[in-house]
RNA sequence: UAGAGUUGAUCCUGGCUCAGAAUCAACGCUGGCGGCGUGCCUCAGACAUGCAAGUCGAACGCGAAAGCUCCCUUCGGGGAGCAAGUAGAGUGGCGCACGGGUGAGUAACACGUAGGUAAUCUACCUUCGGAUGGGGAAUAACAACCGGAAACGGUUGCUAAUACCGCAUAAUGCAGCGGCACCUAAUGGUGACAGUUGUUAAAGCGGGGGAUCGCAAGACCUCGCGUCUGAAGAGGAGCCUGCGGCGGAUUAGCUAGUUGGUAAGGUAACGGCUUACCAAGGCUAUGAUCCGUAGCCGGCCUGAGAGGGCGGUCGGCCACACUGACACUGACAUACGGGUCAGACUCCUACGGGAGGCAGCAGUCGGGAAUUUUGGGCAAUGGGCGAAAGCCUGACCCAGCAACGCCGCGUGAAGGAUGAAAUCCCUCGGGAUGUAAACUUCGCAAGAACGGGAAGAAUAAGGAAGAGUUAAUAUCUCUUUCGAUGACAGUACUGUUUGUAAGCUCCGGCUAACUCCGUGCCAGCAGCCGCGGUAAUACGGGGGGAGCAAGCGUUGUACGGAUUUACUGGGCGUAAAGCGCGCGCAGGCGGCAGUGCAAGUAAGGUGUGAAAUCCCCGGGCUUAACCUGGGAACUGCGUUUGUGACUGGCGGGCUGGAGUGCGGCAGAGGGAGGUGGAAUUCCACGUGUAGCAGUGAAAUGCGUAGAUAUCUGGAGGAACACCGGUGGCGAAGGCGGCAUCCUGGACCGGUAUUGACGCUGAGGCGCGAAAGCCAGGGGAGCAAACGGGAUUAGAUACCCCGGUAGUCCUGGCCCUAAACGAUGAAUGCUUGGUGUGGCGGGUAUCGAUCCCUGCCGUGCCGAAGCUAACGCAUUAAGCACCCCGCCUGGGGAGUACGGUCGCAAGAUUAAAACUCAAAGGAAUUGACGGGGGCCCGCACAAGCGGUGGAGCAUGUGGUUUAAUUCGAGGCAACGCGAAGAACCUUACCAGCCCUUGACUUCCCGAUCGGGGCUCCAGAGACGGAGCUCUUCAAUUGGUCGGUGACAGGUGCUGCAUGGCUGUCGUCAGCUCGUGUCGUGAGAUGUUGGGUUAAGUCCCGCAACGAGCGCAACCCUUGCCAUUAGUUGCCAUCAUUUAGUUGGGCACUCUAGUGGGACUGCCGGUGAUAAGCCGGAGGAAGGUGGGGAUGACGUCAAGUCCUCAUGGCCCUUACACCCUGGGCUACACACGUGCUACAAUGGCGGUGACAAUGGGCAGCGACCACGCGAGUGGAUGCGAAUCCCAAAAAACCGUCCCAGUUCAGAUUGCACUCUGCAACUCGAGUGCAUGAAGGCGGAAUCGCUAGUAAUCGCAGAACAGCAGGCUGCGGUGAAUACGUUCCCGGGCCUUGUACACACCGCCCGUCACACCAUGGGAGUUGGUUCUACCUGAAGACGGUGCGCUAACCGCAAGGAGGCAGCCGGCCACGGUAGGGUCAGCGACUGGGGUGAAGUCGUAACAAGGUAACCGUA
Repeated sequence: UAGAGUUGAUCCUGGCUCAGAAUCAACGCUGGCGGCGUGCCUCAGACAUGCAAGUCGAACGCGAAAGCUCCCUUCGGGGAGCAAGUAGAGUGGCGCACGGGUGAGUAACACGUAGGUAAUCUACCUUCGGAUGGGGAAUAACAACCGGAAACGGUUGCUAAUACCGCAUAAUGCAGCGGCACCUAAUGGUGACAGUUGUUAAAGCGGGGGAUCGCAAGACCUCGCGUCUGAAGAGGAGCCUGCGGCGGAUUAGCUAGUUGGUAAGGUAACGGCUUACCAAGGCUAUGAUCCGUAGCCGGCCUGAGAGGGCGGUCGGCCACACUGACACUGACAUACGGGUCAGACUCCUACGGGAGGCAGCAGUCGGGAAUUUUGGGCAAUGGGCGAAAGCCUGACCCAGCAACGCCGCGUGAAGGAUGAAAUCCCUCGGGAUGUAAACUUCGCAAGAACGGGAAGAAUAAGGAAGAGUUAAUAUCUCUUUCGAUGACAGUACUGUUUGUAAGCUCCGGCUAACUCCGUGCCAGCAGCCGCGGUAAUACGGGGGGAGCAAGCGUUGUACGGAUUUACUGGGCGUAAAGCGCGCGCAGGCGGCAGUGCAAGUAAGGUGUGAAAUCCCCGGGCUUAACCUGGGAACUGCGUUUGUGACUGGCGGGCUGGAGUGCGGCAGAGGGAGGUGGAAUUCCACGUGUAGCAGUGAAAUGCGUAGAUAUCUGGAGGAACACCGGUGGCGAAGGCGGCAUCCUGGACCGGUAUUGACGCUGAGGCGCGAAAGCCAGGGGAGCAAACGGGAUUAGAUACCCCGGUAGUCCUGGCCCUAAACGAUGAAUGCUUGGUGUGGCGGGUAUCGAUCCCUGCCGUGCCGAAGCUAACGCAUUAAGCACCCCGCCUGGGGAGUACGGUCGCAAGAUUAAAACUCAAAGGAAUUGACGGGGGCCCGCACAAGCGGUGGAGCAUGUGGUUUAAUUCGAGGCAACGCGAAGAACCUUACCAGCCCUUGACUUCCCGAUCGGGGCUCCAGAGACGGAGCUCUUCAAUUGGUCGGUGACAGGUGCUGCAUGGCUGUCGUCAGCUCGUGUCGUGAGAUGUUGGGUUAAGUCCCGCAACGAGCGCAACCCUUGCCAUUAGUUGCCAUCAUUUAGUUGGGCACUCUAGUGGGACUGCCGGUGAUAAGCCGGAGGAAGGUGGGGAUGACGUCAAGUCCUCAUGGCCCUUACACCCUGGGCUACACACGUGCUACAAUGGCGGUGACAAUGGGCAGCGACCACGCGAGUGGAUGCGAAUCCCAAAAAACCGUCCCAGUUCAGAUUGCACUCUGCAACUCGAGUGCAUGAAGGCGGAAUCGCUAGUAAUCGCAGAACAGCAGGCUGCGGUGAAUACGUUCCCGGGCCUUGUACACACCGCCCGUCACACCAUGGGAGUUGGUUCUACCUGAAGACGGUGCGCUAACCGCAAGGAGGCAGCCGGCCACGGUAGGGUCAGCGACUGGGGUGAAGUCGUAACAAGGUAACCGUA
């Protein structure tokens, strides 16, 4: 140490994203106050203006003016004094190398840390010692003249010094010489007694003064400051060294002053720092060189820590100052506000020349997402100069701007329910905002007005007193006391009055917070997952809520979470990951016992680890932030002491690791040259004749020129059957006839010997299947490419016929494989069982082969343990140690570029842009498979009859139409909704009307009714008129009118729904509780062995039980009994035309109640079970037949047009009424049927036999009429009574195979019935007409017994309409070997990349769009190297005949110096040629991404040719 998203679900691996805290931040919205901090991260871009370094008169010379006063005056002016030795410039001293800025460069002793300097310097300051003598020559200022536009300069002349130059003196200075002690690795250092030689200094200024000297100045004395010299200190600086801190090896070699030496030069100092000569070294895999990046640290952010990131503000160091180079001055510079030169840029110019450097503080432009005032003051702190006063100080202290950050405070507190109004929601009841507001009481930051008013300030100067110095009451120093000075600022603080202030983000999950409306894959949101396609908690708005708050969000960045680079703290059999294998250098690691050392390790002391920061304890601002005192800490480094276990170094020893000798032994271990048989092919001869070969079937092919077949002989190449085996050997690749030669390794046995000689192994070296390459051979078979034949939509394939490289040998390359045990090597340890190969021992034995046992190898199964699981398990994937290799999301990609290797093919090493939120492993449940097993079903098969052909009926599609209303669509839509469209129905169309409506409820007003008939207009609805009957009721009633709430909708959504239904399927399944197993999803149970129609039952079993299903219970039918006999029945008795009547209830029948069948009995079988088979009995036998009954669920199946219903839509219309039309159309196509095609038939005849049903707006006997449909009368019957009602097939006769005496469509005429009405558009009858059709292609349907087939009957709805539907009975078959196949289903198992579940998933080309990227003729730029050319300034060296004050010299001249000139060095620049990096680039290569493009079907199942790896 918290979570979310890969899946249907699970566990794991693994990446992506979020929640935290931070920030020199920016942006959006908003904004009250104060304190403390912070503020150009980008262009080290360019800069206007002002300021940022001066000071000293107590070092020196010179020296104004304005103004005032006085004098003179020709009134123009002149002079003097004060101003004033002031201002000012100059000489000189000190400072300007500090302070301040920036981070370009720099990968370096630049920084940090610890040391060294015996290799050094140090102005000012402190301490100590000594000294400060005596001379000289110039020069600026200034003046005059001159040049120049300016900047600035020239000549002549004057002058001072603490400026400059000699001389003297001097030491513990410096140099040389000589010796002593100690220390040091050494050059050398230190110390002391004491030498010696040479050499090197200086400046004065100010104050005071008693005595003495002097004309005076002064000498002299003294104090202070200064100067010189030496020693020391402090602080500072230089140089050197150990260690530490970036990336890239697609940078592997770099280096000529390079490495060392000698000598010289140079420096403060060591040193190739420089030069000459000599030598040939030096660095590097512990990463040189090169490239990229970067100032470093204290620290800051984050983090549990270890780490990671950063280096802004503050502090330390470094570097830089427009760019490059150079020196001068100086204690210190190669000098930010100094100089010279070159370059770029800007400005001035009189065109001749000049000037400049904000990375100081402000400020401007530019760049940018972005960063402040051209402020005040030296009051404080600090710095420079000065004796001081003081001056200077954009350091600093303050103020201003900015929510940029941190911290604090406020925007009120308490009370207040008729829970006001308003808004939002609503189930219309109410709920929420909400004590919130109003209101009452109380209190009051900021600001404003009027008042008071700080701290920050002291060791100032100076005065006084005292002490010290001194000759001194001078001076100076110290102590006490008096004593001026505030930018901020009238600020903080404070008194009185008044008085103001909330936003931002979010509300699908992660993640705290939910509703309404709008929108409708649009607009939009989004950190990830993902929202949005009409009911969005995810978009936009409203209401409400959550969070934070003067802020809140967003974006960027770094850390965290991320144990996701794993030191702490990961992995590599299958997830990414073990090199193909060996040998082996470096390196890492290393057996036993002991001696000694003390490098590591561990302990103590000590030095250092700056301050600040962090932490702890305190203190100061009202608190906090902030500031501050003390402590701790700073995990580090150095040094030192002691110890000696462990590691290590040195030396000696041991035998267990390792090796060697000896004796055995197995083996396809390797190499070479021989040799053998079988088979294939070819060749030759013979025999022989028509085929052979090949396939799923064929064809190409071969064969009458004689094949195949067969016999004999021959040729040639390759491979070695049987043995042969999860057998053997080898490091791996790999190795197979036999024998010979050469040769490697292992194993076993016992003994001797060496004495740790070992393990691993980056680089390196070697080996390394197949394919491939080069050269030369060889070539029988096989066989890429290629040709042909098939298959196919195609078939550049699979199959077939041929066939070349190749396969073989020799030599040389290649160096890759799914080179696999997907498991690196080595060592040790850790229960077992059982095979097998090799060697050995023991027992037994005649002998061993059995048995026991040791070692080595090779398999299987399994314990603990491990593992995500699968699995591994003494041959570990267990427990440990050691070494190497490798991994860090998927794709891009093992690709590009670069390098190395290769003849080539290519191999190896190996990225990035871009893109995705996954990719993956194992296991689970399903589903699926052109996987397997078992088993069912009219599933096939066996049969019978049909459909598909004809005509017609009916439904559908299509078409047509004003409309042909709508729905149903594989099975499971299509004689379906519809159990019946002429009007109605009716939903559609045309037309005519109506608007509170045809229908429900309510309100207001008026009024009172209802029926029948006739007429007028009209198509009717509707409207108008008349006649007549009846008059009840007076309200909560009816009607009319009005008004709005509402009615109404067969309008949409069956993908918002209820209900109902279909289907899998009457298939045998679907689940639960508890227990157990598993990390888990889940499993078990429910699997297994039998059995069944059945998850039916039995047995077994980590399961035991239970539920929904199955079965049974229910209805019906089949047998019997019983009860009851009317309308039923009639055996017996009587009777009749007639069960008609009497009688009877036995029988039939009816409909109630019971019985009966349960594998109950017997035999066999099975396991002694369940059951199965057979039998008996029985009306019926193993579910007797039929029906009702439909588990969990599936199909977003069907239905909003039965009904109900959310939402949406219409409201003088999408509602309602009416007339007419349409749903009946008709070139076609399909489904379902009817009738047929005929003789198993048609026609005619005939006194055979049913059952279910229905009947009063009805069924209708019977009679009459009609050829008939039917009509006119009419008994009976609300029905076991009457009627429908005739059953039909049957039987008899006839017809004689033909478009018929078959078939009946179509049409004509005439009728009947129903109905308001049969034109569109009913059914029926008679006569006439007499079509197609002669048994039906591919295909397809039903049926297993009272079934199919065939025959008729009834019913529903209905005025009428049946070939449909629902029922009823009559006659009444055939066949089932069987489960291979088709279809559907059940169980088990297997594979899976499927889970929207195979109608799945998914690959590649092509086409289109966009994106990034490689190559590319070239082109542009950066950087760097080499060679050469050029050579500013400058220092150095040489020269110096020109010039020259100090010194020497009487002088001439000299010494010294300067200019000039010369030389090498060298910046910029140039020429030429390389390296490297980057930009652009016609064209081109692949890659990625993109709802619905094209072609195929490669992969996932045996994926339909198993897949995959390497190669061509």
The prediction has a mean pLDDT of 83. A computed fold for a 1512-nucleotide RNA from an uncultured bacterium, annotated as small-subunit ribosomal RNA. The RNAcentral record of the sequence draws on ENA and SILVA.